The part of an RNA shown here (small-subunit ribosomal RNA, 5' domain) has 521 nucleotides and comes from an uncultured prokaryote. The RNAcentral record of the full RNA draws on ENA. The coordinates come from a structure-prediction model, not an experiment, and the mean pLDDT is 85.
Context: one part of a larger RNA
RNA sequence: GGAUGAACGCUAGCGGCAGGCCUAAUACAUGCAAGUCGAACGGCAGCGGGUCCUUCGGGAUGCCGGCGAGUGGCGGACGGGUGCGUAACGCGUAUGCAACCUACCUUCUACAGGGGGAUAGCCCGGAGAAAUCCGGAUUAAUAUCCCAUGGCAAGAUAGUCUCGCAUGAGACGGUAAUUAAAGAUUUAUUGGUAAUAGAUGGGCAUGCGUAAGAUUAGAUAGUUGGUGAGGUAACGGCUCACCAAGUCUACGAUCUUUAGGGGGUCUGAGAGGAUGAUCCCCCACACUGGAACUGAGACACGGUCCAGACUCCUACGGGAGGCAGCAGUAGGGAAUAUUGGUCAAUGGAGGAAACUCUGAACCAGCCAUGCCGCGUGCAGGAAGACGGCCUUCUGGGUUGUAAACUGCUUUUAUAUGGGAAGAAACGCUCCUUGCGAGGAGAACUGACUGUACCAUAAGAAUAAGCACCGGCUAACUCCGUGCCAGCAGCCGCGGUAAUACGGAGGGUGCAAGCGUUGUCC
Numbered sequence: 001g002g003a004u005g006a007a008c009g010c011u012a013g014c015g016g017c018a019g020g021c022c023u024a025a026u027a028c029a030u031g032c033a034a035g036u037c038g039a040a041c042g043g044c045a046g047c048g049g050g051u052c053c054u055u056c057g058g059g060a061u062g063c064c065g066g067c068g069a070g071u072g073g074c075g076g077a078c079g080g081g082u083g084c085g086u087a088a089c090g091c092g093u094a095u096g097c098a099a100c101c102u103a104c105c106u107u108c109u110a111c112a113g114g115g116g117g118a119u120a121g122c123c124c125g126g127a128g129a130a131a132u133c134c135g136g137a138u139u140a141a142u143a144u145c146c147c148a149u150g151g152c153a154a155g156a157u158a159g160u161c162u163c164g165c166a167u168g169a170g171a172c173g174g175u176a177a178u179u180a181a182a183g184a185u186u187u188a189u190u191g192g193u194a195a196u197a198g199a200u201g202g203g204c205a206u207g208c209g210u211a212a213g214a215u216u217a218g219a220u221a222g223u224u225g226g227u228g229a230g231g232u233a234a235c236g237g238c239u240c241a242c243c244a245a246g247u248c249u250a251c252g253a254u255c256u257u258u259a260g261g262g263g264g265u266c267u268g269a270g271a272g273g274a275u276g277a278u279c280c281c282c283c284a285c286a287c288u289g290g291a292a293c294u295g296a297g298a299c300a301c302g303g304u305c306c307a308g309a310c311u312c313c314u315a316c317g318g319g320a321g322g323c324a325g326c327a328g329u330a331g332g333g334a335a336u337a338u339u340g341g342u343c344a345a346u347g348g349a350g351g352a353a354a355c356u357c358u359g360a361a362c363c364a365g366c367c368a369u370g371c372c373g374c375g376u377g378c379a380g381g382a383a384g385a386c387g388g389c390c391u392u393c394u395g396g397g398u399u400g401u402a403a404a405c406u407g408c409u410u411u412u413a414u415a416u417g418g419g420a421a422g423a424a425a426c427g428c429u430c431c432u433u434g435c436g437a438g439g440a441g442a443a444c445u446g447a448c449u450g451u452a453c454c455a456u457a458a459g460a461a462u463a464a465g466c467a468c469c470g471g472c473u474a475a476c477u478c479c480g481u482g483c484c485a486g487c488a489g490c491c492g493c494g495g496u497a498a499u500a501c502g503g504a505g506g507g508u509g510c511a512a513g514c515g516u517u518g519u520c521c
Base pairs, nucleotide, nucleotide: 001521002520003519004518006517007516008515009514010513013374014373015372016371017370018369019367020366021332026330027329028328030327031326032325035074036073037072040071041070043067044066047065048064049063050061051060052059053058081285082284083283090210091209092208093207094206095205096204097203100202101201105198106197109194110193111192113147114146115145116144123136124135125134126133127132153178156175157174159172160171161170162169163168183190184189185188211257212256213255218248219247220246223245224244225243226242227241228240229239230238260282261281262280263279264275265274266273267272287308288307289306290305291304310321311320312319313318338364340363341362342361346360347358348357349356350355377408378407379406380405387399388398389397390396391395414457415456416455417454418453422448428441429440430439431438432437465510466509467508468507469506470491471490472489476505477504478503479502480501486493487492
């Protein structure tokens, strides 16, 4: 000098764009953050209609719109948070899988026949303070089970051909055996099953790179390898039985400490050094530890079970909970924001759609935390005014064109008026089209927001500080103090003439900031 997720002191007019718990992965009150589908199903609590009855109080009826609770499907594995752990194939980069999986989506092929038993809900009864649970009767499905059919499916086994870096891979083909399916409705669609290819997403393996310490020198028994088996989507000591005795290591094993990694960011001419906030990719975690279930996918933040610590409720028998989601609270700290608005846009989930949900997102609020921009006026004006300060003191210098005064302008602020873009799709109507789909038309939809922006009005009106002035280092005098009080980044100032302390006048630098402190180059 540059930089900063900064803090502190003094000061403060505005706007745009960004950023905002670096500490306690401490504990959390409250609200919200993941639902959706009636075009899968039985139904019908509540609401609105219809119909029937009525003693005009009301009652009955799923008949219609629709729909609480329930069964079922898809989604809750995304999105959002944090950086505890991890020195590791975790990450980065480059390869490989002849050792693998992939819901939804696309492509292409084939199929969808028949039957059964339950169960939630509803109804009845019971236990309990509650959470919730139990018994009986009855009912449906795209829930579930059985049979049939079936192949380019998986496995077994003759044969033939082709290819490869090894294990092997691919193609053709015979045999016997195994495994499917679901309907809905507005009749045109949509969904179902099996198989092929793709796309997307993942899994695994490997080369190289990836902090410090030798005041850590030996480490290792599933350890290293083999055979066989089990397990997995898949290879593999991944697990197990048996056999062998290996394997790693001064090119640093093991141990200890520290740490998420990268793209990047800061600095620097570069090499390098430092760093990993915001944004993007990957990883890990979700009160602590463990475990699996479901599922295409989890060993699952707002799922389950067990154990533990903690908090809460309790009728003492027993239960409930997990903000490292968004706000917010307490605590810690030098220190870091609102218990805000909207789904209008973008995106996501479900749905045929309308639509619903979405603290993702978009916005608004707070904070000079940073960067950038603008303003606090401009021109004239010498009696060089008053006042202040200095002085060699009837005087002079300086503050200083500074002020007063005259003319002008109106950014900004204030008031009034006008007023966007972000929104054209979806859906609707019409046309084209074998199907996806395409075209045209009219209309609907804005949280921000009456915001940005524009115009008009009056008026210099609403707006400057902070640090420094001995040298380094731009900027000097007077007074006070008297090795005191104090200053100080280094050298050093102060003991009676202090440009170094404190005040004043003047000056210098930067400026809505200025200085100090911390950290990095």

Record summary: It matches the Rfam family "Bacterial small subunit ribosomal RNA". Its family is annotated with ribosome and structural constituent of ribosome in the Gene Ontology.